[in-house]
RNA sequence: AACCGACAAAGGCAAACUGCUCGUGAGGGUAGGACGCAAAGCCAUGGGUCACAAAUCUGGUGAUCGCCAGGCUACCGAA
Numbered sequence: 001a002a003c004c005g006a007c008a009a010a011g012g013c014a015a016a017c018u019g020c021u022c023g024u025g026a027g028g029g030u031a032g033g034a035c036g037c038a039a040a041g042c043c044a045u046g047g048g049u050c051a052c053a054a055a056u057c058u059g060g061u062g063a064u065c066g067c068c069a070g071g072c073u074a075c076c077g078a079a
Stems, first nucleotide, its partner, number of pairs: 004077002012037002017032006035066001041072003045069003048064005
C1' cells in the first nucleotide's frame, strides 16, 4: 500500500414517524427523531422500481445511490 473488518479507539451518517416547506407526482429540503449503516460519502453510468404527460409510441421527461451492480474518494488498524 492493498485485501479485510474487531465485544478496539476517535468519530460520522440518519430509516420510519412528526412539524414546516417545495413539487402535478414519484419525491426533495429543513428541525426533531433513531431503524439501522464500515463507506447509509459522492456519481443517475448499466439494470430494477416509482411518478408524469402524451400515445399505440416501445419511446420521452423526472425520482430513487439506505434496491442491485459499477466508478471515484475516505477514518482506524486487531485477526

Predicted 3D model of a 79-nucleotide RNA (c-di-GMP-I riboswitch aptamer) from a Deltaproteobacteria bacterium. The source organism's lineage runs through Bacteria, Pseudomonadati, Myxococcota and Myxococcia.